[in-house]
RNA sequence: CGACAAUCUAGCCUAACUUACCGUGAGGUGAGGUCGGAAAGCCAUGGGUCUUUAAAGUUAAGAUCGCCAGGUUGCAUUG
Numbered sequence: 001c002g003a004c005a006a007u008c009u010a011g012c013c014u015a016a017c018u019u020a021c022c023g024u025g026a027g028g029u030g031a032g033g034u035c036g037g038a039a040a041g042c043c044a045u046g047g048g049u050c051u052u053u054a055a056a057g058u059u060a061a062g063a064u065c066g067c068c069a070g071g072u073u074g075c076a077u078u079g
Stems, first nucleotide, its partner, number of pairs: 004079004012037002017032006035066001041072003045069003048064005
């Protein structure tokens, strides 16, 4: 320096929920909160799920990266 594994120590993020705001909506953002996470950092690329159009089908647009996979970047200690 690189790869893999673990989490002793110090840190990091924050589910549900509450609250304010934004959005037709799924949902998002700030604050509180702390179920959990070794990438729960980022990317909507493939799949899944969800929302809108919409009575049905197809399509389209949007959302979800803490649904799965993939890509990419990275940290402390020990082996």